[in-house]
RNA sequence: UUAGAGUUUGAUCCUGGCUCAGGAUGAACGCUAGCGGCAGGCUUAACACAUGCAAGUCGAGGGGCAGCAUGUCCAGCAAUGGAUGAUGGCGACCGGCGGAAGGGUGCGUAACGCGUGAGCAACAUGCCCUAUACAGGGAGAUACACCAGGGAAACUUGGUCUAAUAUCCCAUAGCAUUCAUUGAAGGCAUCUUUAAUGAAUUAAAGCUUCGGUGGUAUAGGAUUGGCUCGCGUGACAUUAGCCAGAUGGUGAGGUAACGGCUCACCAUAGCAAUGAUGUCUAGGGGUUUUGAGAGGAAGGCCCCCCACACUGGGACUGAGACACGGCCCAGACUCCUACGGGAGGCAGCAGUGAGGAAUAUUGGACAAUGGAUGGAAAUCUGAUCCAGCCAUGCCGCGUGCAGGAAGACGGCCUUAUGGGUUGUAAACUGCUUUUAUACGGGAGCAAUAAGGGUUACGAGUAAUCCGAUGAGAGUACUAAAUGAAUAAGCCCCGGCUAACUAUGUGCCAGCAGCCGCGGUAAUACAUAGGGGGCAAGCGUUAUCCGGAUUUACUGGGCGUAAAGGGUGCGUAGGUUGUUAUUUAAGUUUCUGGUAUAAGCACAAUGCUUAACGUUGUGAGGCUGGGAAAACUAGAUAGCUAGAGUAAGACAGAGGCAAGUGGAAUUCCAUGUGUAGCGGUAAAAUGCGUAAAUAUAUGGAGGAACACCAGUGGCGAAGGCGGCUUGCUGGGUCUUGACUGACGCUGAUGCACGAAAGCGUGGGGAGCAAACAGGAUUAGAUACCCUGGUAGUCCACGCCGUAAACGAUGAGUACUAAGUGUUGGCCAAAAAGGUCAGUGCUGAAGUUAACGCAUUAAGUACUCCACCUGAGUAGUACGGUCGCAAGACUGAAACUCAAAGGAAUUGACGGGGACCCGCACAAGCAGUGGAGUAUGUGGUUUAAUUCGAGGCAACGCGAAGAACCUUACCAAGGCUUGACAUCCCGCGACAAACGUGGAAACACGUCUUCCCCUUCGGGGGCGCGGAGACAGGUGGUGCAUGGUUGUCGUCAGCUCGUGUCGUGAGAUGUUGGGUUAAGUCCCGCAACGAGCGCAACCCCUGCUGCCAGUUGCCAUCAUUAAGUUGGGCACUCUAGCAAGACUGCCGGUGACAAAUCGGAUGAAGGUGGGGAUGACGUCAAAUCAGCACGGCCCUUAUGUCCGGGGCGACACACGUGUUACAAUGGGAGGUACAGAGGGCAGCUAUCCGGUGACGGAAUGCUAAUCUCCAAAACCUUUCUCAGUUCGGAUUGGAGUCUGCAACUCGACUCCAUGAAGGUGGAUUCGCUAGUAAUCGCGCAUCAGCCAUGGCGCGGUGAAUACGUUCCCGGGCCUUGUACUCACCGCCCGUCAAG
Repeated sequence: UUAGAGUUUGAUCCUGGCUCAGGAUGAACGCUAGCGGCAGGCUUAACACAUGCAAGUCGAGGGGCAGCAUGUCCAGCAAUGGAUGAUGGCGACCGGCGGAAGGGUGCGUAACGCGUGAGCAACAUGCCCUAUACAGGGAGAUACACCAGGGAAACUUGGUCUAAUAUCCCAUAGCAUUCAUUGAAGGCAUCUUUAAUGAAUUAAAGCUUCGGUGGUAUAGGAUUGGCUCGCGUGACAUUAGCCAGAUGGUGAGGUAACGGCUCACCAUAGCAAUGAUGUCUAGGGGUUUUGAGAGGAAGGCCCCCCACACUGGGACUGAGACACGGCCCAGACUCCUACGGGAGGCAGCAGUGAGGAAUAUUGGACAAUGGAUGGAAAUCUGAUCCAGCCAUGCCGCGUGCAGGAAGACGGCCUUAUGGGUUGUAAACUGCUUUUAUACGGGAGCAAUAAGGGUUACGAGUAAUCCGAUGAGAGUACUAAAUGAAUAAGCCCCGGCUAACUAUGUGCCAGCAGCCGCGGUAAUACAUAGGGGGCAAGCGUUAUCCGGAUUUACUGGGCGUAAAGGGUGCGUAGGUUGUUAUUUAAGUUUCUGGUAUAAGCACAAUGCUUAACGUUGUGAGGCUGGGAAAACUAGAUAGCUAGAGUAAGACAGAGGCAAGUGGAAUUCCAUGUGUAGCGGUAAAAUGCGUAAAUAUAUGGAGGAACACCAGUGGCGAAGGCGGCUUGCUGGGUCUUGACUGACGCUGAUGCACGAAAGCGUGGGGAGCAAACAGGAUUAGAUACCCUGGUAGUCCACGCCGUAAACGAUGAGUACUAAGUGUUGGCCAAAAAGGUCAGUGCUGAAGUUAACGCAUUAAGUACUCCACCUGAGUAGUACGGUCGCAAGACUGAAACUCAAAGGAAUUGACGGGGACCCGCACAAGCAGUGGAGUAUGUGGUUUAAUUCGAGGCAACGCGAAGAACCUUACCAAGGCUUGACAUCCCGCGACAAACGUGGAAACACGUCUUCCCCUUCGGGGGCGCGGAGACAGGUGGUGCAUGGUUGUCGUCAGCUCGUGUCGUGAGAUGUUGGGUUAAGUCCCGCAACGAGCGCAACCCCUGCUGCCAGUUGCCAUCAUUAAGUUGGGCACUCUAGCAAGACUGCCGGUGACAAAUCGGAUGAAGGUGGGGAUGACGUCAAAUCAGCACGGCCCUUAUGUCCGGGGCGACACACGUGUUACAAUGGGAGGUACAGAGGGCAGCUAUCCGGUGACGGAAUGCUAAUCUCCAAAACCUUUCUCAGUUCGGAUUGGAGUCUGCAACUCGACUCCAUGAAGGUGGAUUCGCUAGUAAUCGCGCAUCAGCCAUGGCGCGGUGAAUACGUUCCCGGGCCUUGUACUCACCGCCCGUCAAG
């Protein structure tokens, strides 16, 4: 002391990238800003620099005296002038020390540059310390100065003179140096130290206050440097070879010193895959930052080292430099110039310009610390100490505290006049005064110097006391005064991520770190209110680390996600069985040195606290020495289990070469033979009367080897297949004779390496890219057909790639079984055992899953190759190879937030298996053609109101558009309204009449309340008035409720518990049967349950019982008549029962479910029909049935009224109807229903009318009366024609309804008599009382455009082999890159932008 989250999907697990939350910064930008402390402040142009300052000092070294001050003397009344280096001092000059430190910057440098640890027996060291010795004598110059010149200047030339601690000579010294000889000791190879002897050579300076100080030589010390070595310290191999002083030797030179440092000669080495050389980048470290750590990134401030000083080169001086504020040369730039020539170097401190997102004052002081010089005072010091500017960072303080509910006003929200929130917040009351303002006091930093006092002793040193001196600064701090007074912002509020509402906007404006928001109800934009976070700051941007185990040492992978090299041999390297002895490199342990300071950690302590500072302790690497010997490693000696050899057997399409065989295709020749052959789904091109195809015989030539043949064999892989021979590689088994770890892997390298392709030369039967022709097609540069060249074959040489795959590198060891098969051995009859292969199924284990599983993808070890988001792209460039094609190696810019793997649920498939349905087929009747009705589109119109649009809109909403309806149009009116509630006033309402008007309406006349009452009033209705409001068939069915259609009356849809799976999910619900059915049975990790199915409900079919009026009539009587008496047996009516359940028999089946056949029965396997519609799908339909949220209109988008329109008409479509005729039409006659309706109604019957209908009249509020049949049947006529078919259209005359039939009703009669002769492609319905056909009724309704809709009965068929196909559906399975789900997804071209 280790934290995660969002994002790929319909959902899941995994892989994998992207993004976020954290910390940091020499930062910058935006908004904002009260104070203080401590730090920090050109990251860019080592770009250029105006101006000032940053290195001087010493008179106690010297010659001297320009300037200043003092003294003295002279002249002068004085001012003043002159003299005097005499004194303080001192410019310039000679001389000494210092300008090599301090300060700046990071250009260069990939290096002994830096870091760390060693070494120098190969070196130097001014000033400082210690010790010893010494300083005698002499000489010649020179600066300054003076004189004379040159030059614009900088500066400079010549002559004359002079001094020194400047310079030189002689002497002295021998402990110094060098050489020679001899001895001793030591070390590290060259060597070092030391002793003796001899030879050679080198010194000095003065000054003085007499105390000193300085000088010379030598030795030692300290300090500082120089050199050498081990280790560590970037990127790129698309940089692989580099090097000629290069590597070494001998000798010499040079250096403080070693050395190719340099040179002469000799040799040819040296470095490099453990990355030389080259290119690019970069000062290094202490440390800083992040991180759990290991690591990563950085090197600003401070400290150490290095390098540099306009750019490049060079030396001089010196102890020290190849020298930031020195010199010389060259170059660039700037400045001066009299044009001849000169001057300069801020990467010192300030400052300027430029660059840039961006970084400060041309400040004060030497008071302190430190440095240079000096004996010292002192002088100098942009080092330093301070101040100024900047929220740049870190730290601290403050902007008040307590009380205070009418929960104020205002704002915002709201379910709306009520509430919530802002909010104890404010106001108000009390308290405090850090800060602020003004005014007083006021530090520490100061130690000491010169000089003086005291003490100690070695007598000039030490300790101690006194003693001038403060830039910062009247600052820090502090007393007292005033007064809440002077002080809060920024960002955010969809998720990640703490914090939500309203309004505006309407894929616009905009937001965005990722996912993503915005297309009229945006918690995501903008604003407001509210809230959250941090706070003198807050956000954004940039960069680094983290999260990221996303380069994985700690700590990842490679069958399918990215990733095993095509295969082998083998070099370097890595790694390596077993026993013993030994060494001690690794390893472990003890100890010494070092690891500067600062920093960091811990502890203590000082500033009021903290930041900050001070003190102590600790941490880590490298290195010397000692010890141990298990393991690794080295050495020695062995062993045989690995590996190899030998002997004996064995199997094999292993390889190479030569020879040889038969079948088949094609071609050639000849014979036979005649009109076709061939080819395809069908054809055509093609071949054929010049004789094909077919058939027979003979011949030629090339290629490939049927059967055997097998998840059989062999080989490293590629690959290998007739037979024989020769040569040859490897393997297995048995024996256990031989060697004795000889093994494994294997970068670079070498070899092999399918097919296609390339080169040269052959060969060429068949096949066959390209090509030609024929088809197919919208096209068909394809699939199909006819031809056909490279090629395929052989020899030699290239190429070097494949889904070269087991998508699985090689080796060794270990880890359950079962079952095939190949080769060998034991045994041999079989079974069994064993070694080596080759398959399948499976345990543990493993995996994301799928799967793998002794032939591992398990458990371990060794070695190699490879991977790190997708696209760009295996592309470009470079290089190597190749004849070429091309191969190998192999990026980036840019774009995206995914790309991907496995598995899951669905959906889909011109996938599969099974099954069903009037789905097809088999039939019947139609549609599509004609006329007409109706609906729709379109067009038209003032309006032709609106909706419905594949199935599932279109005789639909509409079960009734002349007015009304009505929503539309034009015209005329009304504005609290045609309708509702509340308030006030008046009054019955209202009716009638007149005038105007198309009406609504307006004006006028005439009349004026009702009900209840406790008499207070209440209720109702009408009129007038004011405002709240009414009203809207206006928009949104994509805001909704409700209702409905459809898949589909299809058999499905789910749940609980359990189990399986990491999970989505699965199981159940699958399977075997069966059913109309997820119906039932059996089986089964499932067991149960729910919604559906079925049943329960209604009608109908048989029977029984009960009940007989309005029904019925067998028997009796009666009548014209069930008319009446009578009866309730029958029919019927309408209630209750019964019946049918695979119950019985037989076959089949699994002993089941069930099914087939049969019996009984009115009915037989849900008897027939209806009602009944699971979970859900289609943003399906409806805001115009109704309801309802937002939005919109309010003298109109509301409302009233008359008229018109919804009925238009070149056209197109849907649904019907009537027909086209003889199974028919006409005429006459005669029968038989059911279900419904009926009082503003149905109407018998009679009369009138040709008729619709009218008149009179009767019954019925209905099993009573009435509406009320037609096809059929019988007789007759028509005789195949546009007709005696068909009835449209039109003319005339009428009837009925209704205020009203013009637009625009139905019906009737007379007349007229159109198209149409059975309908193209296509398409609809129907499986039995069904289709077809015939009529009847009802709703709506005054009437009716009804041929529609909904019901009713009459007559009454045909066909179903069957499930291949079309359509729809169910279940199982399979594939999938689809999940908005195939009307999906998606690729390419073209066009526009």
This is a predicted structure of a 1393-nucleotide RNA (small-subunit ribosomal RNA) from an uncultured bacterium. Its mean pLDDT, the model's own confidence on a scale to 100, is 84. The sequence is in RNAcentral, with records from ENA.